[in-house]
The prediction has a mean pLDDT of 80.
Predicted 3D model of a 529-nucleotide part of an RNA (small-subunit ribosomal RNA, central domain) from Ophioderma brevispina.
The full RNA is in RNAcentral, with records from ENA and SILVA.
The source organism's lineage runs through Eukaryota, Eumetazoa, Myophiuroidea, Amphilepidida and Ophioderma.
It matches the Rfam family "Eukaryotic small subunit ribosomal RNA". Rfam 15.1 lists 75,755 matches to the family in 2,556 species.

Context: one part of a larger RNA
């Protein structure tokens, strides 16, 4: 590993990218023939057996043995394919040609046919040895090798057994005879060997490709030209590339309901920058009124003739973006909502366009990452940790009320955590139904607007892909709640990453590392239960 779990019991990194790693779509030799062998099936017999029979004969069954035939059957072999090349040896196994020769038949005739034998040549084979390799491995078969004791296990009456490797038989004569001391297993690696499915890998695309022929070029040696020496040619052998020609079906699998790219008209609270609007709030100015106003369970702190609250007319500021607003949309997540403009980006749809495995998931590493917090500025309307009051109360360091600092807002940098939740990793396949909805596309009878027919919008009706969800169900699962995924799991293996192993101590101590800090990441043990 086979073979555990991860919604809620311990547990999926907040999210995306990404290297190593791991894994990775289909496709290239199938089909036909020979009946050659074996098995199986079926039919028809024979032998044996059983039974009825005096017999002749009839019936049955086991298929125990066996013959013939058959088959939409199964397995194996051979052919349709490659089994290389040339060298050395052995065997002469087979075929062809030539010469000589025995015999038989034949002819006018060693004329012709056949049959043997011997010799020579040639081709194909079989065996042994050697050489170049036939892409290379994984996998699997068989074998050798792997120390015994141990283990499993065969045989054997240690009196049984644990053990042991013993033992058994035996004539007049304890002369003699007969055996056993098996076998299996022995991961993995290495060696030899058969297979060629499965999984990798390689080949011919700028042909510098394969095979054949010829030419050139370089090197080399023998024989011969009377002999020796030098030079050189032909022929022979070897090498190297170069050149020319020929042969071939000459050589590029397909285009994944894998992926990338191009195009397309739309779509969306996606992102950035700028711009614009809206009421409310608070403050201020003007004006009007005149005793209370706030606030609460009830009150009080608080404001108020120096005119509060309230009403009207204005101004300013900084936040925020009600209704529309949804089991709706977009975004990797965090998240995103006034208008308009600009900038780049994006999923999905459509496509008889293109590339052709480019992919999936991911240690290391990187980007983004609510709120709070930190640093430096700007700004400070509201709200408001801390703090101060008023209440409540046994107490109240709280809940309620009043004031208010930091903060809340923006810019530039840090921090990197949340119940960052769907408490549910990502990619792929399969397994029910239904009606809605969003984006895109397609289809046709229809309604409606422009108007009066096309065309084009908006509706209505169907369909397809991709989404957010929902309902239903004895799919199946689950401890259940519940879940079309949390199913396809003891009938257990699609790929890949992370992570958990009783509760506490403890996300603590210590070390390392990051950070200005706060803190983050990594992360125990003693002890206890």
């Nucleotide at each position: 590993c086979u073979g555990c779990a991860g919604u809620u019991a311990a547990a999926a990194a907040g999210c995306u990218c990404g290297u190593a790693g791991u894994u990775g779509g289909a496709u290239c030799u199938a089909g036909g023939g020979c009946u050659u062998a074996g098995g199986c099936u079926a039919a028809c017999g024979g032998u044996c057996c059983c039974u009825c029979g005096c017999a002749a004969g009839g019936g049955g069954u086991g298929c125990a043995c066996u013959g013939u035939u058959u088959g939409a059957c199964c397995u194996a072999g051979c052919c349709u394919c490659c089994c290389u090349c040339g060298c050395g040896g052995u065997u002469u196994g087979c075929g062809c040609c030539c010469g000589g020769u025995u015999c038989u038949c034949u002819u006018a005739a060693c004329u012709g046919a056949g049959u043997g034998c011997c010799g020579g040549g040639u081709g194909c084979g079989a065996c042994c040895g050697g050489a170049a390799c036939g892409u290379u491995u994984a996998c699997u078969u068989u074998g050798a090798a792997a120390a015994a004791a141990u283990u499993g296990g065969a045989g054997u009456g240690u009196u049984c057994a644990a053990a042991g490797c013993a033992g058994g038989c035996g004539c007049a004569a304890c002369a003699g005879c007969c055996u056993g001391a098996a076998c299996a297993g022995c991961a993995g690696a290495g060696c030899a060997u058969g297979g060629a499915a499965u999984a990798a890998u390689g080949g011919a695309a700028u042909a510098g490709g394969a095979c054949c022929u010829c030419g050139g070029u370089u090197c080399u040696a023998u024989u011969g030209c009377g002999u020796u020496g030098g030079u050189u040619u032909u022929c022979g052998g070897a090498g190297u590339c170069c050149g020319a020609g020929g042969u071939a079906a000459u050589g590029a699998u397909u285009g994944a309901g894998a992926g990338g790219g191009a195009c397309u008209g739309a779509c969306g609270g996606g992102g950035g920058c700028a711009u614009u609007c809206g009421u409310a709030u608070u403050g201020c100015g003007g004006u009007g009124u005149g005793a209370g106003a706030g606030g609460u369970g009830a009150a009080a702190u608080u404001c108020u003739u120096g005119g509060a609250u309230c009403g009207c007319c204005g101004c300013a500021a900084g936040a925020c973006g009600a209704c529309c607003g949804a089991c709706a949309g977009c975004g990797a997540a965090a998240g995103c909502a006034u208008u308009u403009g600009c900038c780049a980006a994006g999923a999905a749809u459509g496509u008889c366009u293109u590339c052709a495995u480019u992919a999936a998931u991911c240690a290391a590493g990187a980007a983004c990452g609510a709120a709070a917090g930190u640093u430096a500025g700007a700004g400070g309307u509201u709200c408001g940790a801390a703090g101060g009051c008023g209440a409540u109360c046994a107490g109240a360091u709280a809940c309620c009320g009043c004031c208010c600092u930091a903060g809340u807002u923006c810019u530039a940098a840090c921090c990197a955590u949340a119940a960052a939740c769907u408490a549910u990793g990502c990619c792929g396949a399969c397994c029910g139904g239904c009606g809605a909805u969003u984006c895109g596309c397609c289809g046709g009878c229809g309604u409606u607007a422009c108007u009066c027919c096309a065309a084009u919008g908006a509706c209505a009706c169907g369909g397809c892909u991709a989404g957010c969800a929902g309902c239903u169900u004895c799919c199946g699962g689950g401890a259940a709640a519940c879940c079309a995924a949390a199913g396809u799991u003891u009938u257990u293996g699609g790929g890949u990453u992370c992570c958990g192993g009783g509760g506490g101590a403890a996300g603590u101590a210590u070390g390392g590392u990051u950070g200005c800090a706060a803190a983050g990441c990594u992360g125990a043990a003693a002890c206890u239960u």